[in-house]
Predicted 3D model of a 72-nucleotide RNA (transfer RNA) from a Deltaproteobacteria bacterium. Taxonomically the source falls in Myxococcia (Bacteria, Pseudomonadati, Myxococcota). The RNAcentral record of the sequence draws on ENA. Its Rfam family is "tRNA". Gene Ontology term of the family: triplet codon-amino acid adaptor activity.
């Protein structure tokens, strides 16, 4: 240079047009002498950036920045 995947919560992911979710972490409660387990609840997200279509984008186009493979 060219093709192809990724980026979504503190971390690993789901969401392929109509209230952005999960499991682990985190916090508070019950439990218990106590901690840890278990249970119940709460908090946490300009969805990498800018544009566009659309009544309505994480989501579909499109520029664009970084990670990752692969061709030359």
């Nucleotide at each position: 240079g060219c093709c192809g995947g990724g980026a979504u919560a503190g971390c690993u992911c789901a969401g392929u047009g109509g209230u952005a979710g999960a499991g682990c972490a985190a916090c508070u409660g019950u439990u218990u002498u106590g901690u840890a387990a278990a249970c119940a609840g709460u908090a946490g997200g300009u969805c990498g950036g800018g544009g566009g279509u659309u009544c309505g984008a994480a989501u579909c186009c499109u520029c664009u920045u970084c990670c990752c493979g692969g061709c030359u």